Source information:
A computed fold for a 106-nucleotide RNA, annotated as SAM riboswitch aptamer (S box leader).
RNA sequence: UUCUUAUCAAGAGCAGGCGGAGGGAAAAGCCCUAUGAAGCCCGGCAACCGGCAUAAAGCACGGUGCUAAUUCUUGCGGAGACAGUGAUGUUUCUGAGAGAUGAGAG
Numbered sequence: 001u002u003c004u005u006a007u008c009a010a011g012a013g014c015a016g017g018c019g020g021a022g023g024g025a026a027a028a029g030c031c032c033u034a035u036g037a038a039g040c041c042c043g044g045c046a047a048c049c050g051g052c053a054u055a056a057a058g059c060a061c062g063g064u065g066c067u068a069a070u071u072c073u074u075g076c077g078g079a080g081a082c083a084g085u086g087a088u089g090u091u092u093c094u095g096a097g098a099g100a101u102g103a104g105a106g
Stems, first nucleotide, its partner, number of pairs: 001106008013042001016041003022032003027074003043067003047064004051059002071098001076095008
């Protein structure tokens, strides 16, 4: 990096330390941010694999992971509702796509 597969409505520091301006994948939107971004350390959570344990619930020990907002929302298709003479607009549900994380394979 590619493929397969499972999950993505829960959970986790509003006074921890260092750090200093950016961040939320990309586009558009909408947000967060000097009442302090990213990152690192510490703390925390417990989604997957392993380990231990159980009738079941579990532990957080090892490997990943996560720790604003549903994967922050939308983008392609289907169905419904509402407004409109109509073109169309708004909105709800749903499938796909894209993405994230784990496990397995090349």